Transfer RNA from a Candidatus Parcubacteria bacterium, 72 nucleotides, folded computationally.
Its mean pLDDT, the model's own confidence on a scale to 100, is 82.
Rfam family: tRNA. About the family: Transfer RNA (tRNA) molecules are approximately 80 nucleotides in length. The family's RNA type in Rfam is transfer RNA.
The source organism's lineage runs through Bacteria, Bacteria candidate phyla and Candidatus Parcubacteria.
The RNAcentral record of the sequence draws on ENA.
RNA sequence: GGGCGCGUAGCUCAACGGUGGAGCAGGGUCCUUAUAAGGCCAAGGUUGAAGGUCCGACUCCUUCCGCGCCCA
Numbered sequence: 001g002g003g004c005g006c007g008u009a010g011c012u013c014a015a016c017g018g019u020g021g022a023g024c025a026g027g028g029u030c031c032u033u034a035u036a037a038g039g040c041c042a043a044g045g046u047u048g049a050a051g052g053u054c055c056g057a058c059u060c061c062u063u064c065c066g067c068g069c070c071c072a
Base pairs, nucleotide, nucleotide: 001071002070003069004068005067006066007065010024011023012022013021018055027041028040029039030038048064049063050062051061052060
């Protein structure tokens, strides 16, 4: 330098173009003499950035940024 993939909650991951969810962690609560385990509840997101297409974009297109793999 070229090609491909990934970037979403603190972490690991979902999400046919139609209001972004789960598990774990953290918080509250129930249970227990107490702890752990378990049950329940709530919270937590400018979806890497900026544009474009579209009635509508995490999703499609373009350009950047970061990471990884392959080729040279």